[in-house]
Formats: sequence, structure tokens, C1' cells
RNA sequence: AGCGUGCAAAGGUAUACUCGUCGAAAGACGGGGACGCAAAACUACCGGUCUAACGGUUUUUCCUAUGAUAGCGGGGUUGCACAU
Repeated sequence: AGCGUGCAAAGGUAUACUCGUCGAAAGACGGGGACGCAAAACUACCGGUCUAACGGUUUUUCCUAUGAUAGCGGGGUUGCACAU
């Protein structure tokens, strides 16, 4: 340095649910809480998914991302430990 592993040690993160705030919503952030995670760290570049305010269409229905998701997959960037 690479691979591998992390039920070695030390640490990190935090699902569902719930309370508060923000948001049109999807969802985000903070408190509680742990389903999990060796990149569940960062990044919307590619594909997917969710929402549909504005706008369009229509006459109450559909479309639309400039919104969201990195804990949906891929890519990119960075990174802890070394028992075996």
C1' cells in the first nucleotide's frame, strides 16, 4: 500500500414509533428511541423511487422538479482499527 475482516479493542451512526419546529407535500432538522450499517461519511453525476406547490391540461383528471431520497442501486471523493 492492497485485499480481507471488524461477534479483538476503541469509537461512530441511528429504523419503526413518538414529541417539537419547518415545509404545499414528499420529506428535513432537533429531543427521546434502536431496526440495522465497515463507509448508513460527503456528493443528485447516471438509473430508479416518492411528492406535485407553481405551471400546463382538463373540469376535477392527468402531466410536469426547479422539491425530496446518499438508509434504493451504480459512479465519484474522503476516511477509523488490525485480533485473524
A computed fold for an 84-nucleotide RNA from a Chromatiales bacterium, annotated as c-di-GMP-I riboswitch aptamer. It matches the Rfam family "c-di-GMP-I riboswitch aptamer". Gene Ontology term of the family: cyclic-di-GMP binding. From the family's description: GEMM was predicted in a large-scale screen for bacterial structured RNA regulatory elements. The organism belongs to Chromatiales, within Bacteria.